[in-house]
RNA sequence: GCCCUGGUAGCUCAGCCUGGAUAGAGCAUUAGCCUUCUAAGCUAAGGGUCGCAGGUUCAAAUCCUGUCCGGGGCG
Numbered sequence: 001g002c003c004c005u006g007g008u009a010g011c012u013c014a015g016c017c018u019g020g021a022u023a024g025a026g027c028a029u030u031a032g033c034c035u036u037c038u039a040a041g042c043u044a045a046g047g048g049u050c051g052c053a054g055g056u057u058c059a060a061a062u063c064c065u066g067u068c069c070g071g072g073g074c075g
C1' cells in the first nucleotide's frame, strides 16, 4: 500500500444482508417489595448524537463516499 472484519447504554451483544411504527436484550446501577439484616428472588426507573463527517431518500443504526480506531490476511 491492497483486501476482509469489528465500532450500537457503564460492560457483553442483537438489529444492518431486504431502509419505515417510540432504538432493544442480558448483566451492572438506583429505588421499592420481600427478609431480623445481607444475599437471592420480584417489580420499576434512569442511562444512547448507533465511532466521526458528508451524500442519497419523504424517511438512514441499516444504502453510498471519505475518515479515525481495534483485529486478521496478502505484498
Stems, first nucleotide, its partner, number of pairs: 001074007010027004020058001029045005051067005
Molecule: transfer RNA
Organism: Candidatus Nanoarchaeia archaeon